Transfer RNA from Parcubacteria group bacterium Gr01-1014_30, 73 nucleotides, folded computationally. Its Rfam family is "tRNA". The sequence was found in a public genome assembly. The source organism's lineage runs through Bacteria and Bacteria candidate phyla.

């Protein structure tokens, strides 16, 4: 320099072009417990890399750009 994946909470995933993006895990507030980091309950928290495009509708499709991985020269 080309080719291919990936980019969604704090982390690890979900999510057929269609209702208010959904869990586990952490994490916050209660109960419980002699004590607890363990059991139980309830809660915050992501407009999906960044810009545009299509399209009645986009986390998905298309384009450039960023970013990070493998290939190849």
């Nucleotide at each position: 320099g080309c080719g291919c994946c990936c980019g969604u909470a704090g982390c690890u995933u979900a999510a057929u072009g269609g209702a208010u993006a959904a869990a586990g895990c952490g994490u916050u507030u209660c109960c419980c417990u002699g004590c607890g980091g363990a059991g139980g309950a309830a809660g915050a928290g992501a407009c999906u890399g960044c810009a545009g495009g299509u399209u009645c509708g986009a986390g998905u499709c298309c384009u450039g750009c960023c970013g990070g991985g493998c290939g190849c020269a």